[in-house]
Context: one part of a larger RNA
Molecule: large-subunit ribosomal RNA, domain II
Organism: Microgenomates group bacterium
RNA sequence: GCCAGCGAGUUUUCAGUAUCUGCGUUAGGUUAACCAAUUACAUUGGGAAGCCAGAGCGAAAGCGAGUCUUAAGUGGGCUAUUUAGUAGAUACUGGAAGACCCGAAACUGGGUGAGCUAACCAUGGACAGGGUGAGUCUCGGCGAAAGCUGGGAGGAGGCCCGAACUCGUUGUCGGCGAAAUGACAUGAGAUGAUCUGUGGUUAGGGGCAAUAUGCCAAUCGAACCCAGAGAUAGCUGGUUCUCCCCGAAAUAUAUUUAGGUAUAGCCUCUUGUGAACGUACGUGGGGGUAGAGCUACUGGAUGUCCUUCCUAGCCGUAAGGCUGGUCGGGACAACCAAACUCCAAAUACCACGUGCUAAUGCAAGGGAGUCAGACCCACCCGGAUAAGCGGGCGUGGUCAAAAGGGAAACAACCCAAGAUUCCCAUUUAAGGUCUUUAAAUAAUUAUUAAGUGGCAAAGGUAGUUGAGUUUCAAAGACAGACGGGAGGUUGGCUCAGAAGCAGCCACCCUUUAAAGAGUGCGUAACAGCUCACCGUAAUAUUCCUCCUUCUGGAGGAAUGAGGCUCUGCGCCGAAAAUGAUUCGAGUCUAAAAUAAUUUACCGAAGAUGGAACCCUGUGAUUUAUUACAGAGGGGUAGGGGAGCGUCCUGAAUUCAAUGAAGCUGUGCUGUAAGGCGCGGUGGAGAUAUCAGGAGUGAGGAUGCUGGC
Repeated sequence: GCCAGCGAGUUUUCAGUAUCUGCGUUAGGUUAACCAAUUACAUUGGGAAGCCAGAGCGAAAGCGAGUCUUAAGUGGGCUAUUUAGUAGAUACUGGAAGACCCGAAACUGGGUGAGCUAACCAUGGACAGGGUGAGUCUCGGCGAAAGCUGGGAGGAGGCCCGAACUCGUUGUCGGCGAAAUGACAUGAGAUGAUCUGUGGUUAGGGGCAAUAUGCCAAUCGAACCCAGAGAUAGCUGGUUCUCCCCGAAAUAUAUUUAGGUAUAGCCUCUUGUGAACGUACGUGGGGGUAGAGCUACUGGAUGUCCUUCCUAGCCGUAAGGCUGGUCGGGACAACCAAACUCCAAAUACCACGUGCUAAUGCAAGGGAGUCAGACCCACCCGGAUAAGCGGGCGUGGUCAAAAGGGAAACAACCCAAGAUUCCCAUUUAAGGUCUUUAAAUAAUUAUUAAGUGGCAAAGGUAGUUGAGUUUCAAAGACAGACGGGAGGUUGGCUCAGAAGCAGCCACCCUUUAAAGAGUGCGUAACAGCUCACCGUAAUAUUCCUCCUUCUGGAGGAAUGAGGCUCUGCGCCGAAAAUGAUUCGAGUCUAAAAUAAUUUACCGAAGAUGGAACCCUGUGAUUUAUUACAGAGGGGUAGGGGAGCGUCCUGAAUUCAAUGAAGCUGUGCUGUAAGGCGCGGUGGAGAUAUCAGGAGUGAGGAUGCUGGC
């Protein structure tokens, strides 16, 4: 891990509510212990003690259909004036008990342990070999002596090296091991505070401890065993058959309270009431939000000017003047505010009336669950006008507890007022109709060339579309080509120089078709090139109206050329981490993109059609059937209803060696739990039906036991 078996709301008692039964409703109902009888299953008779009801009010004395309050109520509270209860059975719930089951770490009591280990006591045992050579003793030499020096004997030491023995430093292996602490190599001590055998002593609120919280039998911040004991667990896990109806909450208040609980809110069931609900309109109300405003208050805050006090600098003999700074005041102009308001909505809310609907509302009682919510939308606060962030708010929505279709995939987004079941029927929503992939490579008119579409800003854009406005043009425009672009004059000043072109001032006149006291380049300064401006050639043509000397002319429009404004779609801006991934893909360019219009089709468990089941209501009657209606049948926690099956008992029926139960295969049947057959196996009991009673249903609990 799998399989099989076992495995969790029970029992007693008290209380409440509902239903049923007995008696009673002319006020009653009922026995408990116990006794007697009969019989062994229990029942019958007695037994009124007691309990509930029958009268309440008051803290009580007490009074009494009233009573309390008060000095007293013509007041107020409770009660009576109206029929009634009580005993039991069943169901649900609550209290007390282990109280649905399993689960602590711990606490207390009584015992068992020092054959492991710690310390100690008593009595025994063990330590190869080698080295070093203390004290002491002795001999020689030197010396006046003190002493110095050399040789020998000797054999001290928590001395040295190193086996046994004891330990366990480092490394590797081992790590379902050979071993619940080891192996190998390496290492420490090895005559000592050494090691060790045997016997004994110390016991858990304790002992022992060269103290490591170490050890006290593979267990130690307090051993183990049994008992109190089913300790307690606001915590985790688990809690077993079916169908039908309804269906939440994640909020308020309080809490040694915050993951618990109580009451209310929201759900359900029963009874009652009977539109009291909701909505539309009308009438009447109160408000201080949005907005706005502030010389209307309280505060904030900017600029200019005037001015008072104080003050700095400069000028001036002084008076005073000028330029600044600062405090306060004033005028003007423009502002800000959740805790500002002279103002002030829309909505919302409340009351009444009328209309509509019949889904509701309200009250009493039984049973709950819920108190961790999530995202989206609008508004608001915090944060960084960040967060799939934190907090609030709402006739909000959805998920939670909701499946289906769409968004490639995707609880909370879009569609569906939402899935009882079946149908190879119809029709739509969102979203779609080239292929993947069901459905128009549909229609019309434009735009885009960027694969924009199919990520992004400020900013930039002679990309392109449309619109508007304005200027010029046959007296020939715009661009381009050719030519001119002069004189007074090198204007004056400045300056080394300043001649159109460093800088300052002025910016005239003349000749002209035109040409600035000069647009840029350039020079040391000139020169030179160029521009403005002018001329020439060449380039763009028609239409309409009017006039006319018939050659043409005037005006307008189209046309050509520029400036400006608005606008649609593009382009640049655009660098990131696994690999192309910001169309799901293939791919798509008069489109399969974008903008607008039109028709058709596809598309869901929506709607419609057909069939069936269930529920609710109404009517009818053979009271368990039928007819009709339903703007009934998604569902977690949870409430309510109806059933299936197992074991046992009573009454009772039937089957069974011509084969019971059980096991196994298979057929039929019921909405389901299930039921009824047939074959095989098996070899002796089983049981319809109606009642009653439960150790009554398993896949889960790191469940328990067994098997594999």